The part of an RNA shown here (small-subunit ribosomal RNA, central domain) has 348 nucleotides and comes from a marine metagenome. The prediction has a mean pLDDT of 88.
[in-house]
Context: one part of a larger RNA
RNA sequence: CUGGGCGUAAAGCGCACGCAGGCGGCCAUAUAAGUCGGGUAUGAAAUUGCUUGGCUUAACCAAGCAACUGUAUUCGAUACUGUGUGGCUUGAGUACGAGAGGGGAAAGUGGAAUGUACAGUGUAGCGGUGAAAUGCGUAGAGAUUGUACAGAACACCGGUAGCGAAGGCAGCUUUCUGGCUCGAUACUGACGCUGAGGUGCGAAAGUCUGGGUAGCGAACGGGAUUAGAUACCCCGGUAGUCCAGACCGUAAACGAUGGGUACUAAGUGUAGGGGAUACGACUCUUCUGUGCUGUAGCUAACGCAUUAAGUACCCCGCCUGGGGAGUACGGCCGCAAGGUUAAAACUC
Numbered sequence: 001c002u003g004g005g006c007g008u009a010a011a012g013c014g015c016a017c018g019c020a021g022g023c024g025g026c027c028a029u030a031u032a033a034g035u036c037g038g039g040u041a042u043g044a045a046a047u048u049g050c051u052u053g054g055c056u057u058a059a060c061c062a063a064g065c066a067a068c069u070g071u072a073u074u075c076g077a078u079a080c081u082g083u084g085u086g087g088c089u090u091g092a093g094u095a096c097g098a099g100a101g102g103g104g105a106a107a108g109u110g111g112a113a114u115g116u117a118c119a120g121u122g123u124a125g126c127g128g129u130g131a132a133a134u135g136c137g138u139a140g141a142g143a144u145u146g147u148a149c150a151g152a153a154c155a156c157c158g159g160u161a162g163c164g165a166a167g168g169c170a171g172c173u174u175u176c177u178g179g180c181u182c183g184a185u186a187c188u189g190a191c192g193c194u195g196a197g198g199u200g201c202g203a204a205a206g207u208c209u210g211g212g213u214a215g216c217g218a219a220c221g222g223g224a225u226u227a228g229a230u231a232c233c234c235c236g237g238u239a240g241u242c243c244a245g246a247c248c249g250u251a252a253a254c255g256a257u258g259g260g261u262a263c264u265a266a267g268u269g270u271a272g273g274g275g276a277u278a279c280g281a282c283u284c285u286u287c288u289g290u291g292c293u294g295u296a297g298c299u300a301a302c303g304c305a306u307u308a309a310g311u312a313c314c315c316c317g318c319c320u321g322g323g324g325a326g327u328a329c330g331g332c333c334g335c336a337a338g339g340u341u342a343a344a345a346c347u348c
Stems, first nucleotide, its partner, number of pairs: 003320004007302002012316001014201004021194003025088007033081002035077008048066007091191001092188004096183004103177007110154001114150008125136002162169002206247006215241002220236004258315006266293011297304002321348003330341004
């Protein structure tokens, strides 16, 4: 390589959009490029296969036939693929009417808690722990009452509930805005799926500039513990956590499960919508999402099981013994930290 694989053994890019490429619904017709069949030419000899023959046999040698799976040309076939033309509506989309939602951005605003400041009451402790101590406090702390200010986060509702492509999203109100679901018609007429490169988004930490800083809190200081204690526990505490703008581009970025389409038992819960019975309740039914149990089937087993890890097809990504190593070198990116691409020697 052929192949076999990718939930947990190595292996699904963190997620999306999308150029090229690959693949692509139904009907008719033309063509005959792919495809299939026949003919012709060629495909040197040796070699190879078969049948014979010659050396006593074999190796070896010779003859005949076949083969040389290929290429070119010509004649035909037209199911499938391609191409051209015309049409269709079921895939896809648009319009219309409803609906749910922590989807996104900006502005405003609310209460609880915490901290601080000031004032009142009031006196000796408070705090902390396994026990303590450091720490705070007679310059009046802690407790309690009132007032003010500040920043951050939004208890209950809250739910294997909702929304989003993923990361993620939660007090309340307003404005702007993306997507989705359902319903019944009308319209466009394959406009689709995937997607190497590319582009964008992308938790936390980290970086830059400027603000902000209540609480928490890497580093750091102190107190303990301990043989030691560069920790776990305690008292403090700077970056940071927050905001604006700009970088970084990584995570157990997980469902450890790429995307799309179709098909394949049931039962039960839940969210949103529609329909039927006389409005409602109930019941039945249907579409979309989200859970559980489970048959066939699959799986090494665990388990998965209409939200597949079943049965198939299309496209992409990735794997190929462990260590060395996600490292070195080089390239690209970055202010840096570093990221990305990615070996080998050697060794078991």